c-di-GMP-I-GGC riboswitch aptamer from a Bacillota bacterium, 83 nucleotides, folded computationally. Lineage of the source: Bacteria > Bacillati > Bacillota. It matches the Rfam family "c-di-GMP-I-GGC riboswitch aptamer". Gene Ontology term of the family: cyclic-di-GMP binding.

[in-house]
């Protein structure tokens, strides 16, 4: 380096309850469905959302936002049984 038995240890999804946003989502507690980078970073693609903006009724389409527990880059990292 690959790789995931083993023990410590860590992370927390859906739910709720308060809080922030226009939303999407987020932040704290509670809870564990999982998770070996379920640690970081929104850099690319994907997917959400559109307060404002723009066409100008409806609505559509955008500048932003949002998600790394949706993929893929980057970047840092614990244990060690086989091989």
């Nucleotide at each position: 380096u690959u790789c995931g038995a083993a023990a410590a240890g860590g992370c927390a999804a859906a739910c709720u309850g308060c809080c922030c946003g226009a939303a999407a989502g987020g932040g704290c507690a509670g809870g564990a469905c999982g998770c070996a980078a379920a640690g970081c970073u929104g850099u690319g693609g994907g997917u959400c959302u559109a307060a404002g903006g723009u066409c100008a009724u409806c609505g559509a389409c955008u500048a932003g936002g949002a998600u790394c527990g949706u993929c893929a880059g980057g970047u840092u990292g614990c244990c060690g049984a086989a091989a």